Predicted 3D model of a 75-nucleotide RNA (transfer RNA) from Bacillus subtilis BSn5. It is recorded under the gene name tRNA-Asn-GTT-2-1. Taxonomically the source falls in Bacillus subtilis (Bacteria, Bacillota, Bacilli, Bacillus). Its Rfam family is "tRNA". The family's RNA type in Rfam is transfer RNA.
RNA sequence: UCCACAGUAGCUCAGUGGUAGAGCUAUCGGCUGUUAACCGAUCGGUCGCCGGUUCGAAUCCUGCCUGUGGAGCCA
Numbered sequence: 001u002c003c004a005c006a007g008u009a010g011c012u013c014a015g016u017g018g019u020a021g022a023g024c025u026a027u028c029g030g031c032u033g034u035u036a037a038c039c040g041a042u043c044g045g046u047c048g049c050c051g052g053u054u055c056g057a058a059u060c061c062u063g064c065c066u067g068u069g070g071a072g073c074c075a
Stems, first nucleotide, its partner, number of pairs: 001071007010024004018055001026042005048064002051061002
């Protein structure tokens, strides 16, 4: 320098044009002599950034940033 993949809740991930979700964590409550476990509820998001296309973009397109893997170059 080039190619591929990835970036969404505190964490792990789903969602591939039409209301942004699940599990875990956290908080509160129930249950229990207490804790744990179990059950219920709540909280939590600028969808990496800037633009474009579209009636409508997490999703498609240009550019950029970060990470992983591969290739190339040098001695």